Notes: The RNA shown here (small-subunit ribosomal RNA) has 1437 nucleotides and comes from an uncultured prokaryote. The RNAcentral record of the sequence draws on ENA. Model confidence (mean pLDDT): 81 of 100. Its Rfam family is "Bacterial small subunit ribosomal RNA".

[in-house]
RNA sequence: GAUGAACGCUAGCGGGAGGCCUAACACACUGCAAGUCGAACGGGAUUGGUAGCAAUACCAUGAGAGUGGCGCACGGGUGAGUAACGCGUAUGCAACCUGCCUGUAACUGAGAGAUAGCCCAUAGAAAUGUGGAUUAAUACCUCAUAGUUCUGUUGAUUCGCAUCAGAUUUAAAUUAAAACUCCGGUGGUUUGAGAUGGGCAUGCGUGACAUUAGCUAGUUGGUAAGGUAAAGGCUUACCAAGGCUACGAUGUCUAGGGGUUCUGAGAGGAUGAUCCCCCACACUGGUACUGAGACACGGACCAGACUCCUACGGGAGGCAGCAGUGAGGAAUAUUGGUCAAUGGGCGCAAGCCUGAACCAGCCAUCCCGCGUGUAGGAAGACUGCCCUAUGGGUUGUAAACUACUUUUAUAAAGGAAGAAACCCUUCUACGUGAGAAGGCUGACUGUACUUUAAGAAUAAGCACCGGCUAACUCCGUGCCAGCAGCCGCGGUAAUACGGAGGGUGCAAGCGUUAUCCGGAUUUAUUGGGUUUAAAGGGUGCGUAGGCGGAUUAAUAAGUCAGUGGUGAAAUCCUGCAGCUCAACUGUAGAACUGCCAUUGAUACUGUUAGUCUUGAGUAUAAUUGAGGUAGGCGGAAUAUAUCAUGUAGCGGUGAAAUGCGUAGAUAUGAUAUAGAACACCAAUUGCGAAGGCAGCUUACUAAGUUAUAACUGACGCUGAGGCACGAAAGCGUGGGUAGCGAACAGGAUUAGAUACCCUGGUAGUCCACGCCGUAAACGAUGAUUACUCGAUGUGUGCGAUAUAAUGUACGCGUCCAAGCGAAAGUGAUAAGUAAUCCACCUGGGGAGUACGUUCGCAAGAAUGAAACUCAAAGGAAUUGACGGGGGCCCGCACAAGCGGUGGAGCAUGUGGUUUAAUUCGAUGAUACGCGAGGAACCUUACCUGGGCUUAAAUGUAGAAUGGCGGAUUGGGAAACCAGUCUUUCUUCGGACGUUUUACAAGGUGCUGCAUGGCCGUCGUCAGCUCGUGCCGUGAGGUGUUGGGUUAAGUCCCGCAACGAGCGCAACCCUUAUCUUUAGUUGCCAGCGAGUAAUGUCGGGGACUCUAAAGAAACUGCCCGUGUAAACCGCGAGGAAGGUGGGGAUGACGUCAAAUCAGCACGGCCCUUACGUCCAGGGCUACACACGUGCUACAAUGGCCGAUACAAAGGGCAGCUACCAGGUGACUGGAUGCUAAUCUCGAAAGUCGGUCUUAGUUCGGAUCGAAGUCUGCAACUCGACUUCGUGAAGCUGGAUUCGCUAGUAAUCGUAGAUCAGCAACGCUACGGUGAAUACGUUCCCGGGCCUUGUACACACCGCCCGUCAAGCCAUGGAAGCUGGGGGUACCUGAAGUCUGUCACCGCAAGGAGAGCUAUCUAAGGUAAAACUAGUAACUGGG
Repeated sequence: GAUGAACGCUAGCGGGAGGCCUAACACACUGCAAGUCGAACGGGAUUGGUAGCAAUACCAUGAGAGUGGCGCACGGGUGAGUAACGCGUAUGCAACCUGCCUGUAACUGAGAGAUAGCCCAUAGAAAUGUGGAUUAAUACCUCAUAGUUCUGUUGAUUCGCAUCAGAUUUAAAUUAAAACUCCGGUGGUUUGAGAUGGGCAUGCGUGACAUUAGCUAGUUGGUAAGGUAAAGGCUUACCAAGGCUACGAUGUCUAGGGGUUCUGAGAGGAUGAUCCCCCACACUGGUACUGAGACACGGACCAGACUCCUACGGGAGGCAGCAGUGAGGAAUAUUGGUCAAUGGGCGCAAGCCUGAACCAGCCAUCCCGCGUGUAGGAAGACUGCCCUAUGGGUUGUAAACUACUUUUAUAAAGGAAGAAACCCUUCUACGUGAGAAGGCUGACUGUACUUUAAGAAUAAGCACCGGCUAACUCCGUGCCAGCAGCCGCGGUAAUACGGAGGGUGCAAGCGUUAUCCGGAUUUAUUGGGUUUAAAGGGUGCGUAGGCGGAUUAAUAAGUCAGUGGUGAAAUCCUGCAGCUCAACUGUAGAACUGCCAUUGAUACUGUUAGUCUUGAGUAUAAUUGAGGUAGGCGGAAUAUAUCAUGUAGCGGUGAAAUGCGUAGAUAUGAUAUAGAACACCAAUUGCGAAGGCAGCUUACUAAGUUAUAACUGACGCUGAGGCACGAAAGCGUGGGUAGCGAACAGGAUUAGAUACCCUGGUAGUCCACGCCGUAAACGAUGAUUACUCGAUGUGUGCGAUAUAAUGUACGCGUCCAAGCGAAAGUGAUAAGUAAUCCACCUGGGGAGUACGUUCGCAAGAAUGAAACUCAAAGGAAUUGACGGGGGCCCGCACAAGCGGUGGAGCAUGUGGUUUAAUUCGAUGAUACGCGAGGAACCUUACCUGGGCUUAAAUGUAGAAUGGCGGAUUGGGAAACCAGUCUUUCUUCGGACGUUUUACAAGGUGCUGCAUGGCCGUCGUCAGCUCGUGCCGUGAGGUGUUGGGUUAAGUCCCGCAACGAGCGCAACCCUUAUCUUUAGUUGCCAGCGAGUAAUGUCGGGGACUCUAAAGAAACUGCCCGUGUAAACCGCGAGGAAGGUGGGGAUGACGUCAAAUCAGCACGGCCCUUACGUCCAGGGCUACACACGUGCUACAAUGGCCGAUACAAAGGGCAGCUACCAGGUGACUGGAUGCUAAUCUCGAAAGUCGGUCUUAGUUCGGAUCGAAGUCUGCAACUCGACUUCGUGAAGCUGGAUUCGCUAGUAAUCGUAGAUCAGCAACGCUACGGUGAAUACGUUCCCGGGCCUUGUACACACCGCCCGUCAAGCCAUGGAAGCUGGGGGUACCUGAAGUCUGUCACCGCAAGGAGAGCUAUCUAAGGUAAAACUAGUAACUGGG
């Protein structure tokens, strides 16, 4: 885009079309669809008229039924069958027929006998008959007449492709007729011609399947006969053995064919409704009759199925005609009107008949047209919806309102065309012909159309709005409900579900479904491919076929051109015309790309004839090689046997064991035997069609190459089927068997180990003969031919080799240009440019499976599907990530060391458990002395209980009020409740406060997966990127890689890159040295004063120190190495030497990492509670498990006494000197200090003493008693002190952590928080002060390069198979049930034909019934094949 459509929602009108696609199912005793003619005939019902009293007579009328004629073979329906001369197209019939019609010629004479009907009788329920008598014809029969017909014979001429035909002529035989009449004619018979309609034959075209490959017996042909309108095996007899088939016979399945229709640029693909042509059919099957025509839709006979009637004896029927009914189905109309027109039948005609036809009815089924108003109208109204919400946007000029119009609908009035014939009358005319005029005739229909009236009045929906694809927001829902054509959407902020507002598209329709074409170059003729995506046969030879070198001539089959015929009409296209337009219709043209015939052209192809040598082959000469087959020979190794030497092991492995060995192995030597394979040469080599081929040699044999250009003269290429060859394994028969070695056995390994490893070992491997016929049979690249830049190596020839030459031919390789290619790549050995032929492919899986067939001894091979299922599978390349891949490098990563953890007790955190609550968060590294730098109350978020509800704070507005506050009483655990007393200021405006009302609250409730901010980790790792350029189709690459170097993407060199940014480094702080400046509260060398003593005082700036500014370090210098960067050196100098030590500083990013409970914030939730206040309790629980610490286990120690040296901090609700008391925590006094001024304060160490290896003078838990301090308050639940008590623990399993120098270890000090303190924690500070690093194999983490990848949520990835349960489709299967077709036999209706004859007839002859023979539908029987369904069980998917 389309439809004979259907379904959903909706619906105003008109015109034109169309309307059972399914059950070729059944049909109502429903109607109608084929009759007509009295001008063929017998006949006469009935009715009317006249006469008559009537009976009756006469006249007119002519029904039903019958004989006869014509029609019924047309028109109408359907598409079952049919793969066919059925259809289409083009021819032929010298092999034919043709009623009615039109021409031509001739004729139409005589006679006879019946039979329907009618009448009578009779059978039967009916349908239907039977018998008798009688009768007519244009019914039937006989005779006459005639030849041009037909049959047969003979002769002559011409034509034709042949048999033969035509014309003329001769002879013989045979055959006709019907009447009616209005007297005009109509009809009849014969003849020949035409027209029309048919019949037959032929060429070409016209489905699928080869998992259908052979079919055929009247089959193919001939002769003869029969038959037919006619050719013909159409039929029969005889003879011959043919005929069809890979260019697809036969079989099976499907199907009416064409014009056309739809789509498409076309080529094509699909289609066959309506209309037209042809065919076939008429309940199913068969058969003939009549006839011009039928094997007959509304005829006959028979058989069958079904339905109906019946008096059970017997009968009737055929809607695939028009309506209609049932059924089926998603689905398809009225039991309508008329013969007015067109057409048909009969008739002289009037006319009759006509479900053909013309009309109407129903249906948005399709096509076309019209309308549902038009113009103005902004306060941009109200409602609705949305938002960043005092407001804005949108709906929207839309509405209201104003003006206008009236198509359509409604009402009224008027009102066509289609009609002209036939016929009748008249006229012209006189010919019954022809013409003219008038009259008659309308189903549709009072329809189309026209006019008038009133009034916006009567008239809009459907689908969609994530992308494709035009159109976006809110609410609801929360992987639910649902959507979905594909991708996909939905798990609490859904433009995707549902609703709404808004929008978009189309519009009396809009969507959905189904089907066809297109897009799809996705079957590729136009117009595809095959190295790796699907796809080259394993290789050769070769048949058919296809294709084929140069040249000459002929021919004209292909080819090209002209002409003629045909290609029905309709359809399509164009012009014009008619309906108001259009659809629709008419008319004219063009077209119908085709087929046939004919004439011409001759380049190319073909054919025929000739010639040529370049393709191909041959010859001669030379040469090459693991080419093949058969035979012979050889040495090394191995094994075995024998002998000898010799002794305890050998062998084997990662390590072992099995195994062998004292009966003498292994090892060594000698000899012998056996089988198999051929080291070195050896190669990127050579040969062969491929598979493949390797010691040496002989014989036979094949091939290639080169040279010569002698011979043949296109002999060529490819190659469906076919034939041959064809690794390994395997099979058969017979040999052989050293080594190796499936199966098997044993030993190991392992969780297991039906494996890898080891020890053995059978088949096999080897030979001969025969099968198999497959491989990643690979260059994953078919064969042949021609052409197309270069470089280089190599094998074999030829040629030339110094007066020369680097050439040429055939092979085997590597690199590259153009080109090609998706890229990788390929690139004269093409995957380039062309040509020919063959093979193969068309999404993945199912599946190279099933079934069938062929081959095979088997194994199996070849050929080779479908159901079902998925939305991918796949190729090449890219970036990452990963690897029990590789290379380089780094890090307390390992190693080397030191000290810990894990064992004990305690502290602390976590899990778990418990609980009314044990609030919450953090959970590998990167949670667990974490948030918390300090839970008795508070904190506090939790629990129990008691209160409050604008509330605990603040603001605004309104109202009331003088409260408030203070003191105090009662209740109470308190909060709070209820009271008492006291009580404002004022400039009179109010201020201040209370109560109350309203609006703003409050929430440590949820979501860290909606977020901001901040933070952990990789990681202080050296990386992460950009601009421009260049490369690539692109992703992307380059830069950033490479060579060095560094702690470093640090620097240097190189380079299609050149630069730049964030990181690194440096700049900052601190520490180490020095200088300058400044000296108070710090310092005190020298000078002075003073004290029991002290920088205490005067003074000083020298020193220490303080705190400001500078200096200093930069590989700067030197030796060496190096192009350089840089590195090396117990180098120099220097306080410091190679980033001096430490800190701050954390790139792009990763982990949906952590935090809504620090804060902020979106959304959701609670509002007399999830808010808030208070008391008490809990966060401190305790069978247990884990993390982090402290103290120890002791002598490098404990205890006692004496004694020395820090840094950095803190201090007024504080630190406190000093004095006194107390054993002590501390207490009572008192002084200094808002601090370099006063104050807080070391320990290890050192010197003595004691303890002497002990659960101790170690260790200090636990418990008891008594106290101190803080605080409203130490019960749950604080710290400290004194006395007493004195637990575990004697150095800690597997494991695991930290640390590389002022570090580890060890020792103490201070601070924050804080009333106090569970601090052994954290953060700082100093004192003492080591050991070790060979080195980078390994563990962990990281960086760079490279490689593989089926990973990309990225190896915690992906993914394979069994099994379990349920389900789906399918294969096999004992069997069971159908279906169509064929074969054989039996039986055989109706019927045609043959024969016979009763019979008829005078005869010739005819021949009913009967009988006989043949064929045959249906039926029966039998065996097989094909096909479908189903099935216990079973196989895989």